Notes: A computed fold for a 386-nucleotide RNA from Parendozoicomonas sp. Alg238-R29, annotated as Bacterial RNase P class A. It matches the Rfam family "Bacterial RNase P class A". The family's RNA type in Rfam is ribozyme. The coordinates come from a structure-prediction model, not an experiment, and the mean pLDDT is 78.
[in-house]
Parts: sequence; C1' cells; structure tokens
RNA sequence: CAAGAUGGCCGGGCAGUCGCUGGUCGUUUGUUAUCUUUGAUAAUAAGCAGCUGGAGGAAAGUCCGGGCUCCACAGGGCAGGGUGCCAGGUAACGCCUGGGAGGCGAAAGCCUACGGAAAGUGCCGCAGAGAGUAGACCGCCUAAGUCAGUCGUAAGAUUGGCCGGUAAGGGUGAAAGGGUGCGGUAAGAGCGCACCGCGUGACUGGCAACAGUUCAUGGCAGGGUAAACCCCACUCGGAGCAAGACCAAAUAGGAAUUCAUUGGCGUGGUCCGCGCUGAAUUCGGGUAGGUCGCUUGAGGUGUGUGGCGACAUGCAUCCCAGAUGAAUGGCUGUCAGGGCUUCUUUUGAAGCUUUACAGAACCCGGCUUAUAGGCCAUCUUGCGGA
Repeated sequence: CAAGAUGGCCGGGCAGUCGCUGGUCGUUUGUUAUCUUUGAUAAUAAGCAGCUGGAGGAAAGUCCGGGCUCCACAGGGCAGGGUGCCAGGUAACGCCUGGGAGGCGAAAGCCUACGGAAAGUGCCGCAGAGAGUAGACCGCCUAAGUCAGUCGUAAGAUUGGCCGGUAAGGGUGAAAGGGUGCGGUAAGAGCGCACCGCGUGACUGGCAACAGUUCAUGGCAGGGUAAACCCCACUCGGAGCAAGACCAAAUAGGAAUUCAUUGGCGUGGUCCGCGCUGAAUUCGGGUAGGUCGCUUGAGGUGUGUGGCGACAUGCAUCCCAGAUGAAUGGCUGUCAGGGCUUCUUUUGAAGCUUUACAGAACCCGGCUUAUAGGCCAUCUUGCGGA
C1' cells in the first nucleotide's frame, strides 16, 4: 500500500427569528368551599410572562420473553403447542456468553432446525441383476456330478455344454452388505489373521457435552432420511392499554322466541373437580363525553471489586417526551461530509448538486429486516521498504 475478518461510534453542527407542546415559579381574571367575611386561605379553569424538557438505532416487523391489568378465591388429567449438544448468565426466553461435535475457508474467522434410526411405520424416482424376506447383466470357477468331441495301448490330458458354485474384478447409481494387505479356496467371501474403522465395557482428563499414539472384547445390527410420522427429555391458564378503574350524561328497569336445576354460565379444546344460579337468539332504542392508567424504571452514566466472558455487586451521580386525530417544527445565514465539472505542478480554489433508513402512543429485555456517507480499534494474508 492492497484485499479480507471481527467489534464499536456518529449519522449533520452553530447562530438568529417565528411557531407547537409537557413541567415549574410568579401574576391577572372567573368559579366553588371554608374562615377571623368591604378580606384571607385552599382547589380549579382560562390568559400573560420567565426558566426548563421535548422521536430511534432501529421508534419498523408484531417474531419471542416478561412487568402490569382483568377473568378469579381457580385444581388435576388428556389432547394440543414450544424448545432440543454441554455448562453458565438473565425477571424470563426460541435470547446472550463460554466450551464440545460436524462443516466451510489458505488464515483471521463464519455457519448449524446439534436428543433418538438397536421401539415401530413410511420414503430413497430414473438407471441397475439387485435399494430389502436383497440380488446375478458382463464376468470368475468347473473341485464334486453328468453328456459329447479330440489325443492316447492304457492311465490320463484337453475343448465345449448341462447341472452347479461365487460376489473378490467390471458396469448402473447420490448410495450396492466396511477398507487395505496376507493366507486360504476349484474360484471366491471376515472364511481366518494383522492393522484401520465400527459396537460394547473399563481406565485417564474434564462439572459436563466429549476427548484419548490407553487396555480389553465382539467378526460387526447393510446404509440414508425424524425442517417425514413417531419415541424421549424439559416446559406451557387465557385475553390484552381498543387491558382496566372512576366520573358525568342520556334512554325504553323495551318487546318476542327457545331451553331450563337431569339445565345453563364461568377468557383456546375436552373430561373430572370447584364456584355461581339462570342462559342464549332476534327486533327496537340511548350514549360514544371527561379523568386516571401515562412515565422513577428488572433505569442511565462514571468508577472500584469479582469473573475468560455474558454479567453480578459496592460507591457516587442524573431525571432523560407523555401527545390524544395526535406536539417535538418552519425560514434565513454559515460551517462540515459526499458526488460531478473547471482550473491548478502540488497543497488547493471556484461553481453546481446532495446529505441515508426512517417518526414515540403502557413499559422493558431480545431477535430479524432497512440504512447515503464517515470515523475508530484489533486481527489475517499478499506486495514492497527499513
């Protein structure tokens, strides 16, 4: 200098001017209540004025987990759902951290829907003899049994066929009964043996998943597939801020039908239990206003200690939007970043243009997706220099 990998940060700044909204101090006016009654105090509504706060790293997707609210005083089973290596973290999780195994990469690093195929069922098209109660196309053998021919005095040799043996070689295929070698055989085959692989057990290391230049044993279930059904382990009430609570107002405490204590209802289905005593459907009428919930938190920041780490904990410090048809903005000037054009030996100058993805609505912890441009740190490889 170039290419790559991992982690993190910013994502417009400053000034002026006008405007919106939350909070707070003060003041003016009105209303209500009380009292010591031409006044004071408290509450509340509107206005003025000062100070002060005011969209995110994802606010998005609504995919997970919770806090909170209600059913509600609410149990157990079945079905159903979720997760799936080990150990930790966390309020919890399908998240995060660290390890293990498998895979990709030259490496730094990255990915994993990672329990079980010896419980069972299903599937593996085409090709191929054969993909499961496996199988013989090309081959190899002809020992044993048999037929025919040739040579030979005979014994016997040899050729071809039938019957039969075989799965070592070749072919098909993604995959064909573990691999290499030696022995053995008529020719072959774990048929036998050695080594490797695989299963089981022990030992050693590790909390464990697992690992092993370890030991013993077995000729060894033919393979794959569970993001196929299934089995196993752990785990799971439901609905949701349009939850819910309160205040005010209005109407028709309306009418009809069905089933009724052997019934009906009770926040996913079903059974038992428990609780309550009516429930369901149709037609018709009224209201749709206001307040709370609503922002002080499993909170942020700095620092010490412990830990490989995620995190935990001590101390100090800070308050950091609460709108309600939905505020958080508009304009001007200037600076900065990017792109293009022109000039310039270069530094640079001038002009034009542009500044991403995108907007809270109960809150929080995650994951996923989108993102112009810029910056920082560490690591890997290559080239060159000192």